[in-house]
Context: one part of a larger RNA
């Protein structure tokens, strides 16, 4: 110095990002015991008292000799005999200390977030992440829809819609708006629009012939190059529905008898213009917002207020008792975290043999 333990005046978190770590709480019995609650909890809540050894009284449970009785038994008495157990009163005694050593909860308050028991990144993340009972959309009527698989088969499931399979939500308690324009989906099928198919029609190309001014010119039928009328699902236009489907929920002006605010009025624009709720929030830029507590002092906390940069209803809102090795913030209580470092005991390094 480095590791492992100890002991500390005064103060008592002033240490630090945090009370990390470490003190300090701790057993059994008894008294006791709050807000809140989903009445089950909370609760070991919180706070207190008792505790050793010696004696002596005292009831309680076991076991039960000797000996006596008889109906001679695996029997009843005896039995408040003795021995043992673990209470109860009582009376004394030591020590600084009686769960005397090992063992052995620290506790309260307010809040965030998850309901909960679970699960997870093996080897830097245990969480608010997943995951859950619970809710709701949706598909599927059995050779079921779904997957696996060129198939044959298997899974679903030797189950049958109180079933099974997909998506979202996330216990419970109140609840859960408005919009279907856009994208999906899910239904219609009149119009329009269209694929292969069909191949009218028209224009060529070729040429037996015919005609010629001998240069050409026309040109049937076959063959063959175009063109592409007409026929033609289902999708696509279109016509409903559908938000616990993807997803979305505005702007300017003006207006009251102090001021300032605007129930109130015009206007644009949209599919409709954010309901109830909550709101500087795990979400607020400006910001350490204002106000209040709480401290002597508080960018953090708690509880208000709304000016919501950019909260908001199952991409769920808002609550919630209980739970948690889960975020913040305070109190007690305790302490070498700290003022501020001293000392002791052990292993090391390190010096010297």
């Nucleotide at each position: 110095c480095u590791c492992g333990g100890g002991u500390g005046a005064a103060g008592g978190a002033a240490c630090u990002a945090g009370g990390c770590a470490a003190a300090a709480u701790a057993g059994u019995a008894c008294c006791g015991u709050a807000a809140c609650u989903u009445c089950g909890g909370g609760a070991g809540a919180a706070g207190g008292u008792a505790c050793g050894c010696u004696c002596u009284c005292u009831a309680u449970u076991g076991u039960g000799a000797a000996c006596u009785c008889u109906u001679u038994a695996c029997g009843a008495g005896g039995u408040a005999a003795g021995c043992a157990u673990a209470g109860g009163a009582g009376a004394g005694u030591c020590g600084a200390a009686g769960u005397a050593a090992c063992c052995a909860g620290g506790u309260g308050g307010c809040u965030g977030g998850a309901a909960c028991u679970g699960u997870u990144u093996a080897u830097u993340a245990a969480a608010a992440a997943c995951a859950c009972a619970g809710c709701a959309c949706u598909g599927u009527g059995c050779a079921a829809a779904a997957u696996c698989g060129a198939a044959a088969g298997a899974u679903g499931a030797c189950g049958u819609a109180u079933a099974c399979g997909g998506u979202g939500u996330g216990a419970c308690g109140c609840c859960u708006g408005c919009c279907c324009g856009g994208u999906g989906c899910c239904g219609g099928a009149a119009g329009g629009u269209u694929a292969a198919u069909u191949g009218a029609u028209u224009c060529g190309g070729u040429u037996a012939g015919u005609u010629u001014u001998c240069g050409g010119a026309c040109g049937a039928a076959g063959c063959u190059g175009a063109u592409g009328a007409u026929c033609g699902a289902a999708g696509c236009c279109c016509c409903g529905g559908u938000a616990a489907a993807c997803g979305g929920c505005g702007g300017c002006c003006g207006u009251a008898a102090c001021u300032a605010u605007a129930a109130c009025g015009g206007u644009c624009c949209u599919a409709a213009g954010g309901u109830a709720g909550c709101g500087a929030a795990a979400u607020u830029c400006c910001u350490u917002g204002u106000c209040g507590g709480g401290u002597a002092a508080g960018u953090u906390c708690c509880g208000a207020c709304c000016u919501g940069c950019a909260c908001g209803a199952a991409u769920g809102g808002c609550g919630u008792a209980a739970u948690c090795a889960u975020g913040g913030c305070c109190a007690c209580a305790c302490u070498g975290u700290c003022u501020c470092c001293a000392c002791c005991c052990g292993a090391g390094a390190c010096u010297c043999a």
Predicted 3D model of a 353-nucleotide part of an RNA (large-subunit ribosomal RNA, domain IV) from Marinobacter sp. It matches the Rfam family "Bacterial large subunit ribosomal RNA". Its family is annotated with ribosome and structural constituent of ribosome in the Gene Ontology. Its mean pLDDT, the model's own confidence on a scale to 100, is 86.